[in-house]
RNA sequence: AACUCAUCGAGACCGGCUGAGGGACAGGCCCGAAGACGCCGGGGCAACCAGCAGGACUAACCCUCCUGAAAAGGUGCCAACUCCUACGGUGACGCGACAGGAUCGCGCGCCGAAAGAUGAGAG
Numbered sequence: 001a002a003c004u005c006a007u008c009g010a011g012a013c014c015g016g017c018u019g020a021g022g023g024a025c026a027g028g029c030c031c032g033a034a035g036a037c038g039c040c041g042g043g044g045c046a047a048c049c050a051g052c053a054g055g056a057c058u059a060a061c062c063c064u065c066c067u068g069a070a071a072a073g074g075u076g077c078c079a080a081c082u083c084c085u086a087c088g089g090u091g092a093c094g095c096g097a098c099a100g101g102a103u104c105g106c107g108c109g110c111c112g113a114a115a116g117a118u119g120a121g122a123g
Base pairs, nucleotide, nucleotide: 003121004120005119006118007117008116013042014041015040016039017038021031022030023029026085027084028083043078044077045076048074049073052068053067054066055065056064082115087112088111089110090109091108093107094106095105096104097103
């Protein structure tokens, strides 16, 4: 790298350095010389893991699961819902094609998938 599980509508900015692209990919739409992105320092957010307390399970302990508090440990994060869409489904919805229905297309909303990110695991 690939694989498994969980989460992804909330939250959190200053200084220094640098100097042109950046937001994963394509399209859109944004951010950016009033200095983005990145790096460094400090600050903060959050609560995944570890640790702590309680509960379930057990004869009991461990494991496992649930809940809670905390935030000095390991990560993560601090523009925009993962910025939006892309694939599939769906609707007492809207518009259009049709004389009308069926049907189809587009839009909007919802659900799911895929992709991605982060953590934990396994190897």
Source information: This is a predicted structure of a 123-nucleotide RNA (SAM riboswitch aptamer (S box leader)) from a Woeseiaceae bacterium. The sequence was found by an Rfam model in a public genome assembly. Model confidence (mean pLDDT): 83 of 100. NCBI's taxonomy places the organism under Bacteria, Pseudomonadati, Gammaproteobacteria, Woeseiales, Woeseiaceae. Its Rfam family is "SAM riboswitch aptamer (S box leader)". Gene Ontology term of the family: regulation of gene expression. Of the family's consensus pairs, 97% are formed in the model.